[in-house]
The RNA shown here (SAM riboswitch aptamer (S box leader)) has 113 nucleotides and comes from Robertmurraya siralis. It was read from a public genome assembly, where an Rfam model found it.
RNA sequence: UUCUUAUCAAGAGAGGUUGAGGGUCUGGCCCUAUGAAACCUCAGCAACCUGCAAGUAUUUAUUGCAAGGUGCUAAUUCCUGCAAGUUUUGUAAAUAAACUUGGAAGAUAAGAA
Numbered sequence: 001u002u003c004u005u006a007u008c009a010a011g012a013g014a015g016g017u018u019g020a021g022g023g024u025c026u027g028g029c030c031c032u033a034u035g036a037a038a039c040c041u042c043a044g045c046a047a048c049c050u051g052c053a054a055g056u057a058u059u060u061a062u063u064g065c066a067a068g069g070u071g072c073u074a075a076u077u078c079c080u081g082c083a084a085g086u087u088u089u090g091u092a093a094a095u096a097a098a099c100u101u102g103g104a105a106g107a108u109a110a111g112a113a
Stems, first nucleotide, its partner, number of pairs: 001113008013042005021031003025081001027079002043073003048069003051065004077105001082102007
């Protein structure tokens, strides 16, 4: 880097260094000198993998703990894009607004190449 599978409406921030960007991309809309991103320290959240315990004849399922490997700690993955559909306005089409479902893209984990 690519592929496969699972999850993505919950949850959880202080300090230090530094100094202008950040929220993947598009269009929006936000955050930011009352300090962005990055790095460091400490703390926390969660429970994907390992581990331990319960469970079981055994192996699972399931439940618990949070020691190890990751991850995460503004906004639903901030909303959106592609397709189908519903409602409202309209004779109808188009357009606009609100919404539903699926998909794409992305993120994270585990496995494989």
About this RNA:
The model forms 97% of the base pairs in the Rfam consensus. Its mean pLDDT, the model's own confidence on a scale to 100, is 82.